[in-house]
Context: one part of a larger RNA
Molecule: small-subunit ribosomal RNA, central domain
Organism: uncultured bacterium
RNA sequence: CUGGGCGUAAAGGGCGCGUAGGCGGCCCGUUAAGUGGCUGGUGAAAUCCCGCGGCUCAACUGCGGGGCUGCCGGUCAGACUGGCGAGCUAGAGCACGGUAGGGGGCAGAUGGAAUUCCCGGUGUAGCGGUGGAUGCCGUAGAGAAUCGGGAAGAAUACCAGUGGCGAAAGGCGUUCUGCUGGGCCGUUGCUGACGCUGAGGCGCGACAGCGUGGGGGAGCAAACAGGAUUAGAUACCCUGGUAGUCCACGCCGUAAACGAUGGACACUAGACGGUUGGGGGGGGAGCGACCCUCCCGGUGUCGUCGCUAACGCAGUAAGUGUCCCGCCUGGGGAGUACGGCCGCAAGGCUGAACUC
Numbered sequence: 001c002u003g004g005g006c007g008u009a010a011a012g013g014g015c016g017c018g019u020a021g022g023c024g025g026c027c028c029g030u031u032a033a034g035u036g037g038c039u040g041g042u043g044a045a046a047u048c049c050c051g052c053g054g055c056u057c058a059a060c061u062g063c064g065g066g067g068c069u070g071c072c073g074g075u076c077a078g079a080c081u082g083g084c085g086a087g088c089u090a091g092a093g094c095a096c097g098g099u100a101g102g103g104g105g106c107a108g109a110u111g112g113a114a115u116u117c118c119c120g121g122u123g124u125a126g127c128g129g130u131g132g133a134u135g136c137c138g139u140a141g142a143g144a145a146u147c148g149g150g151a152a153g154a155a156u157a158c159c160a161g162u163g164g165c166g167a168a169a170g171g172c173g174u175u176c177u178g179c180u181g182g183g184c185c186g187u188u189g190c191u192g193a194c195g196c197u198g199a200g201g202c203g204c205g206a207c208a209g210c211g212u213g214g215g216g217g218a219g220c221a222a223a224c225a226g227g228a229u230u231a232g233a234u235a236c237c238c239u240g241g242u243a244g245u246c247c248a249c250g251c252c253g254u255a256a257a258c259g260a261u262g263g264a265c266a267c268u269a270g271a272c273g274g275u276u277g278g279g280g281g282g283g284g285a286g287c288g289a290c291c292c293u294c295c296c297g298g299u300g301u302c303g304u305c306g307c308u309a310a311c312g313c314a315g316u317a318a319g320u321g322u323c324c325c326g327c328c329u330g331g332g333g334a335g336u337a338c339g340g341c342c343g344c345a346a347g348g349c350u351g352a353a354c355u356c
Stems, first nucleotide, its partner, number of pairs: 003329004007311002012325001014204004021197003025088002028085004033081002035077008048066007091194001092191003095187005104180006111156001115152008126137001164172002209251004214247002219245002224240004262324006270302003274299010306313002331356001339350004
């Protein structure tokens, strides 16, 4: 190289955009690079295979034939692949009309509940916490209750859903406004294969973490302190509490980044529903709500064929096929060492070997 694989056994890249490359709809013509037929040359000898022969046999060896799977040229064919030219509309895209939604970003504005703190009033001895307690807080007036006033930060109860949105993943939830991206449905009008995938590359990317003598800091809370528990208790429990959590800008680039299931297209019984969005037809005297039914998109449950080691999957495939990418190849050593690249650092990416 070939082969077999990748939901759970080793194995899908965290996700997208896209370069090279690979692959690519229907029809006509042309070409003849690929492809095929015929033919010429070449493919040294030895080696290999077959036959016959020589050493007493064999190894070895002589002769003859075949072969040397290949390369080069000529000629013919024109189905298929490719090239060129012309065309088409079923793929793809655009336009137009609708429509749903916590979509993103950004920006700004804003409401109420709760929490903590501060001030004031009433008021008195406890409070808080636990399995039970201690320490903590409190007669300098706490806590609770209640009333009045004020400040701050963070998160947005109910609605809320097995529901929705997103190119995808990370993710997105008070309300309002502005700018902005996409989806779906319908009409068929336009372009005319403009497509799919995608090594490198570029961008996005939860949490934690890092930078700025940055801002902010209510609650929570690594570290830390005290108290318990215990044989001990560097824990679990309690009282405190700093980074951090929040904002701005810049890094980091990881994850059980999971559906542990790469993307695209086509095909392959049904049933039900939460359903969710849009559209068509029919019904009850009209419109709408409502009911029945059909189509398209999304999201679920069950199930036949088929697949699977089984579990299970089953039109949202793990079925049947085609194309492209990524990855795996016994365990440990080890996602380590070394080197390289990246990073302020923490570390990340790439990624072995020896002994066993």